[in-house]
Context: one part of a larger RNA
RNA sequence: CUGGGCGUAAAGGGUUGCGUAGGCGGUAAUUUAAGUCAAAACUCAAAUCUUCCAGCCCAACUGGGAAUCGGGUUUUGAAACUAAAUUACUUGAGUCUUGGAGAGGUAGCCGGAACUUGCAGUGGAGCGGUGAAAUGCGUUGAUAUUGCAAGGAACACCGAUGGCGUAGGCAGGCUACUGGUCACGUACUGACGCUGAUGCACGAAAGCUAGGGGAGCGAAAGGGAUUAGAGACCCCUGUAGUCCUAGCCGUAAACGAUGGACACUAGCUGUCUGUCCCGCUCUUUUUAUAAGAUUUUUUUGUAGAAAGAGCGGGAUGGGUGGCGCAAGCUAACGCGUUAAGUGUCCCGCCUGGGGAGUACGGCCGCAAGGCUAAAACUC
Numbered sequence: 001c002u003g004g005g006c007g008u009a010a011a012g013g014g015u016u017g018c019g020u021a022g023g024c025g026g027u028a029a030u031u032u033a034a035g036u037c038a039a040a041a042c043u044c045a046a047a048u049c050u051u052c053c054a055g056c057c058c059a060a061c062u063g064g065g066a067a068u069c070g071g072g073u074u075u076u077g078a079a080a081c082u083a084a085a086u087u088a089c090u091u092g093a094g095u096c097u098u099g100g101a102g103a104g105g106u107a108g109c110c111g112g113a114a115c116u117u118g119c120a121g122u123g124g125a126g127c128g129g130u131g132a133a134a135u136g137c138g139u140u141g142a143u144a145u146u147g148c149a150a151g152g153a154a155c156a157c158c159g160a161u162g163g164c165g166u167a168g169g170c171a172g173g174c175u176a177c178u179g180g181u182c183a184c185g186u187a188c189u190g191a192c193g194c195u196g197a198u199g200c201a202c203g204a205a206a207g208c209u210a211g212g213g214g215a216g217c218g219a220a221a222g223g224g225a226u227u228a229g230a231g232a233c234c235c236c237u238g239u240a241g242u243c244c245u246a247g248c249c250g251u252a253a254a255c256g257a258u259g260g261a262c263a264c265u266a267g268c269u270g271u272c273u274g275u276c277c278c279g280c281u282c283u284u285u286u287u288a289u290a291a292g293a294u295u296u297u298u299u300u301g302u303a304g305a306a307a308g309a310g311c312g313g314g315a316u317g318g319g320u321g322g323c324g325c326a327a328g329c330u331a332a333c334g335c336g337u338u339a340a341g342u343g344u345c346c347c348g349c350c351u352g353g354g355g356a357g358u359a360c361g362g363c364c365g366c367a368a369g370g371c372u373a374a375a376a377c378u379c
Stems, first nucleotide, its partner, number of pairs: 004350003007333002012347001014202002017200002022195003026089007034082002036078009050066006092192001093189003096185001098183003104178007111155001115151008126137002163170002207248006216242002221237004259346006267323025328335002352379003361372004
C1' cells in the first nucleotide's frame, strides 16, 4: 500500500457546538473539451523477459526472427458521465408569518420543611450509639419539649418507564434577558448542502490559585470497638473539601461501551407534544320561537350560528420506550424504520499478550498531571 474490521473479542475521537483546508454532492438545458473514450503518427537504444527457429552431442550458453501488454508526445474526432462556464427550477438547505411544549442557559428577588447553634421557659437523669459495647455528651442541668433569633446547604409531595439540552448536564416559586426545537401555512431565497485533518469553543467529579463562606456531610487525622493483627468494614469526634466569586485543570465505565449525514426495507403496542377531521358534554355571546310574568326590565324551555374548554375515536407530523423466528444481519448474545438490515459520502480508530498508555523528546499546566508516543526484552 492492498485487505479485513471497530455494541460485548483489539478498535468510535468526551461532545461536535462553530468550522478552515480537503473529499463528496439535487433537477433541466446549452456550450467547452481538462478528466474520459476512439483512431492515426512518432517514440520508450542494445542487452534482458516471452515466443519461434537455429548452432555448440544435450542443457546452461550463443545467434537470428517475431510479438503482446503498458507508458509518453502530437494530431484528428466523440460528448454519455465527471469537470468548467452560462441559464433556469424546487424536492435538499435556509428565511418568514401564526401558534405550541419544555428541570435548555444566565442574572436577580422571594418561600416553607428539616438541620445545627445561641438565648429564654418547663423538667430533672440520663442521652447517644451498636450485633453487643465503649470512646463521647450530661446536675456548670444534657436528651426531651415550647417560644424567639441566627446561619448555611438542599429543594419532600407533584415525579413518571415523563420533559429539555450537541455532549457534560438541567428540578422549590416568581421576574428579566436569552438559545434551540416542533407544527400549520403559504410567502420568499434558489443547491446556499453533507462531512470535516489542523484549529477555536464547551466539558461531571476530584484537584489547584486568590478572596469569601462554612449548617449538614466528611478524605486526612485522633479516639473507641472488632480481630491473631485491623494501617479497614462498625461507632464518637473531625481538617481539607463540598457552597459562592474570579481564574486554572481537561480527565471519567465522558456508555447506547454503538461517529455524523442521507435514502430505502413487515408489523403490533405504550407514552410526551403539535395539526386536521368526526362525535359527545360544558361555558360565553348572539339570532329565531314558545311559555310565564310585566311599568321598565327579566326568567325558563326548544332550535340554529360563532368562540373557547374538556372527553372519546380516526388520520397525519416530531420525540421517547417495549415486543417482534417479517425479511435481513450476527461467532453467539442479540440488533431489528431510534438497525448492529440494504446502500452512498466524509471523518476517527484497530492489527497477539506483557513491557506500557510507560521511557525519551516535544507541547500544555502553578502543581497534580495531561496530550502525543516507542524500543530492548519476554511468552